[in-house]
This is a predicted structure of an 85-nucleotide RNA (c-di-GMP-I-GGC riboswitch aptamer) from Desulfosporosinus orientis. The sequence is in RNAcentral, with records from Rfam and Ribocentre. Lineage of the source: Bacteria > Bacillota > Eubacteriales > Desulfitobacteriaceae > Desulfosporosinus. The coordinates come from a structure-prediction model, not an experiment, and the mean pLDDT is 91.
RNA sequence: AAAGACAAAGGCAAACCCAGCUAAAGCUGGGGACGCAAAGCCACGGAUCUUACACGUAAGGGUGAUGAUGGCCGGGCUGCCUACU
Numbered sequence: 001a002a003a004g005a006c007a008a009a010g011g012c013a014a015a016c017c018c019a020g021c022u023a024a025a026g027c028u029g030g031g032g033a034c035g036c037a038a039a040g041c042c043a044c045g046g047a048u049c050u051u052a053c054a055c056g057u058a059a060g061g062g063u064g065a066u067g068a069u070g071g072c073c074g075g076g077c078u079g080c081c082u083a084c085u
Stems, first nucleotide, its partner, number of pairs: 002085001003082002011036002016031006034071001040077003044074003047069003051065001053064003
């Protein structure tokens, strides 16, 4: 440096519930743990989701645009420990 334990110290926190924000996806705080060796950070690429706006439809998120998801994948940056290799 790579790598990742029936190791050590810890860390994070899904679903769900309560309160709040939001047009919505979703987010924030508290509770709570399904899990996570980066489940730390970043929307650059892909994927998926939303529709207050414009277009369109008999009606459709359908098209444009917009926002979201980092615990969907890839990628970038940073980080604890050191058993086996």